[in-house]
Context: one part of a larger RNA
RNA sequence: GAAUGAACGCUGGCGGCAUGGAUUGGGCAUGCAAGUCGAACGGGUUCCCUUGGGAACUAGUGGCGUAAGGGUGAGUAACACGUGAGUAACCUGCCCCUGAAUCUGGAAUAAACCAGGGAAACUUGGUCUAAAACCGGAUGUCGGCACCGCACCUCCUGGUGCUUUGCUGAAAUAUUCAUAGUUCGGGGAUGGGCUCGCGUCCCAUUAGCUAGUUGGUAGGGUAACGGCUUACCAAGGCGAUGAUGGGUACGGGGCGUGAGAGCGUGACCCCGAUCACUGGGACUGAGACACUGCCCAGACGCCUACGGGCGGCUGCAGUCGAGAAUCUUCGGCAAUGGACGGAAGUCUGACCGAGCGACGCCGCGUGUAUGAUGAAGGUCUUCGGAUUGUAAAAUACUGUCGAUAGGGCGGAAAUUUAGGAGGGCUAUCCCUCUUAUUUGACCUAUCUUUUGAGGAAGGACGGGCUAAGUUCGUGCCAGCAGCCGCGGUAAGACGAACUGUUCUAACGUUAUUC
Numbered sequence: 001g002a003a004u005g006a007a008c009g010c011u012g013g014c015g016g017c018a019u020g021g022a023u024u025g026g027g028c029a030u031g032c033a034a035g036u037c038g039a040a041c042g043g044g045u046u047c048c049c050u051u052g053g054g055a056a057c058u059a060g061u062g063g064c065g066u067a068a069g070g071g072u073g074a075g076u077a078a079c080a081c082g083u084g085a086g087u088a089a090c091c092u093g094c095c096c097c098u099g100a101a102u103c104u105g106g107a108a109u110a111a112a113c114c115a116g117g118g119a120a121a122c123u124u125g126g127u128c129u130a131a132a133a134c135c136g137g138a139u140g141u142c143g144g145c146a147c148c149g150c151a152c153c154u155c156c157u158g159g160u161g162c163u164u165u166g167c168u169g170a171a172a173u174a175u176u177c178a179u180a181g182u183u184c185g186g187g188g189a190u191g192g193g194c195u196c197g198c199g200u201c202c203c204a205u206u207a208g209c210u211a212g213u214u215g216g217u218a219g220g221g222u223a224a225c226g227g228c229u230u231a232c233c234a235a236g237g238c239g240a241u242g243a244u245g246g247g248u249a250c251g252g253g254g255c256g257u258g259a260g261a262g263c264g265u266g267a268c269c270c271c272g273a274u275c276a277c278u279g280g281g282a283c284u285g286a287g288a289c290a291c292u293g294c295c296c297a298g299a300c301g302c303c304u305a306c307g308g309g310c311g312g313c314u315g316c317a318g319u320c321g322a323g324a325a326u327c328u329u330c331g332g333c334a335a336u337g338g339a340c341g342g343a344a345g346u347c348u349g350a351c352c353g354a355g356c357g358a359c360g361c362c363g364c365g366u367g368u369a370u371g372a373u374g375a376a377g378g379u380c381u382u383c384g385g386a387u388u389g390u391a392a393a394a395u396a397c398u399g400u401c402g403a404u405a406g407g408g409c410g411g412a413a414a415u416u417u418a419g420g421a422g423g424g425c426u427a428u429c430c431c432u433c434u435u436a437u438u439u440g441a442c443c444u445a446u447c448u449u450u451u452g453a454g455g456a457a458g459g460a461c462g463g464g465c466u467a468a469g470u471u472c473g474u475g476c477c478a479g480c481a482g483c484c485g486c487g488g489u490a491a492g493a494c495g496a497a498c499u500g501u502u503c504u505a506a507c508g509u510u511a512u513u514c
Base pairs, nucleotide, nucleotide: 001514002513003512004511006510007509008508009507013364014363015362016361017360019357020356026320027319028318030317031316032315035064036063037062040061041060043058044057045056046055047054048053071275081199082198083197084196085195086194087193090192091191095188096187097186098185099184100183101182102181103137104136105135106134112127113126114125115124116123117122142169143168144167145166146165149162150161151160152159153158173180174179175178201247202246203245208238209237210236213235214234215233216232217231218230219229220228250272251271252270253269254265255264256263257262277298278297279296280295281294300311301310302309303308328354330353331352332351336350337348338347339346340345367397368396369395370394377388378387379386380385401455402451403450405448406447407446410443411442414439417436418435419434420433421432422431423430424429458503459502460501461500462499463484464483465482469498470497471496472495473494479486480485
């Protein structure tokens, strides 16, 4: 000099864009943060009309989602991350393309009703019922397994294709009848699993470490290779090119600095991995060993009728605590994105916005011109004057920002609703086009009205380094200080005044990095 997620002191007009729990991964009151579908199902409630139907809502069964999105820096020195390869050792819901199907039966159960238990949380028995819930049978384009044979390829534990025979394996319907689904295959896309080369902090005042350890055979297990696991057999494997142990630490893109090499760092944003009160475990599922799922144990807290129950903010706000220190218990789904739905739509503390903080960067303003009796006052003085100083006053203007009142482009594209045209065999359905219409939480470019210099300047420093000095007070005292140093009676260094220098809505100090 540059920089910071900064803090402190003093001061503080406006706006834009960013940014804000770095310490106790300490404890949490309250509200919200994941639902949705009645075009899967039986029932119920309300309303309309009541022959019989229609509309809305919904506890329960069922489907999809809840593995995403959001947070964190505890652990991790590791195939965790980065980079480049491999998988002939693998999986992939929703989505796209494509082939073939969607036949026929059955038994239950929740809800409901009845009867109980319990303080509650909740729960037991009986009777009845539905489905795209569950379970059989058929078929088999095709898949799996075994076997016969052939061709090609090859990374040679094989892969791909064709073929004979045998065994085995599917499905679900709904309604407004055109849409949405369902099943078995093949391919793609996307996402993931696993393996390997290289890179990845400090300590040798850590030198030896290792029995599932290293390899083999066999069984098991996995989507998949593998001591992943078990039994048996062998005795291996790693290490001064630093094993093992200890300490520290999420990694990267980046960020800061620097001419660069490098050094330091990993806030915000993006990518990846990790964790979810602490420890362990599996279930469901395409996907989890699952932040707002389940089970067990523990600590802590709450309720209790003492028998027993309930809870997990490292989501958004907020609170206590500790701390030098870090914000609102705000608005909206209008936009973007996500979940569900055929759609309308519902949900969304993701997100978009507003609020608070000079925490940072940037922009603007606090007036402009004229104005010498160089006014008054202050300070200094050699008492002549000098300086503050064109500064003020005064005169003439301007109207940024602010305040006030009004208009207003845009953020809106799609979607909805209604009409029209064309296409889909026909069309009250679907698709495309078109006309009108619908939707803004919040912000606002910009213009105009009124107002009137009015509402808007401070901080640090002045011995040298280092731009800028005089007077008074004090008297090695009080104090200053980054270094040198200053202060013991004329202190340019302390304190005050005047004056000057410098930066400016800031200015200084402290801490840290280069």